[in-house]
RNA sequence: GACCCCGUAGCUCAGUGGAUCAGAGCGGCGGUCUUCGGAACCGCAGGUCGACGGUUCAAACCCGUCCGGGGUCG
Numbered sequence: 001g002a003c004c005c006c007g008u009a010g011c012u013c014a015g016u017g018g019a020u021c022a023g024a025g026c027g028g029c030g031g032u033c034u035u036c037g038g039a040a041c042c043g044c045a046g047g048u049c050g051a052c053g054g055u056u057c058a059a060a061c062c063c064g065u066c067c068g069g070g071g072u073c074g
Base pairs, nucleotide, nucleotide: 001073002072003071004070005069006068007067010026011025012024013023028044029043030042031041032040050066051065052064053063054062
C1' cells in the first nucleotide's frame, strides 16, 4: 500500500430481508423472602447502534468518506 472481518447498554452478544417502542444474558439499583447475607422470584434504570455525510416518506440495517481493533497478501 491492496483486500477482508469487526465496532449495538458497564461486560458478552443477537438483530443487518429498511417501518414492529432497539433487545437478551450477566452486572447495577429497589422490593419479597431471610436473624443477616447468599440463592430464588418480582420490578426499575441504563443506548443518539464508532463519527460524519448521502439515498429514502422511513436507516442499527443500503451507499460514500473517515476513525478504532483484528487478519491475509505484497

Transfer RNA from a Candidatus Limnocylindria bacterium, 74 nucleotides, folded computationally. The sequence is in RNAcentral, with records from ENA. The organism belongs to Candidatus Limnocylindria, within Bacteria. Its Rfam family is "tRNA". Rfam classes the family as a transfer RNA.